The RNA shown here (transfer RNA) has 84 nucleotides and comes from Lentimicrobium sp. Rfam family: tRNA. Its family is annotated with triplet codon-amino acid adaptor activity in the Gene Ontology. RNAcentral records the identical sequence in 2 taxa. The coordinates come from a structure-prediction model, not an experiment, and the mean pLDDT is 80. NCBI's taxonomy places the organism under Bacteria, Pseudomonadati, Bacteroidia, Bacteroidales, Lentimicrobium.

RNA sequence: GCCCCGGUGGCGGAAUUGGUAGACGCGUUGGUCUCAAAAACCAAUGAGUGUGAGCUCGUGCCGGUUCGAUCCCGGCCCGGGGUA
Repeated sequence: GCCCCGGUGGCGGAAUUGGUAGACGCGUUGGUCUCAAAAACCAAUGAGUGUGAGCUCGUGCCGGUUCGAUCCCGGCCCGGGGUA
């Protein structure tokens, strides 16, 4: 250089004929239980803004296609593997 795979909340990791992004687990926070703690169980948990109902943004980055993109197309960055 060329080919293949991957990049998604704090972490791991799902979601593909394009149609509610973040299931599930861990962690964290609050609660129940306990003399207290651990374990267990219940609830909440992307970000910004708002008293609130809500609104806006968010899948590595920049563009494109589309009514609509994590998903399709182009370029680039990063990681892993293969190859001369």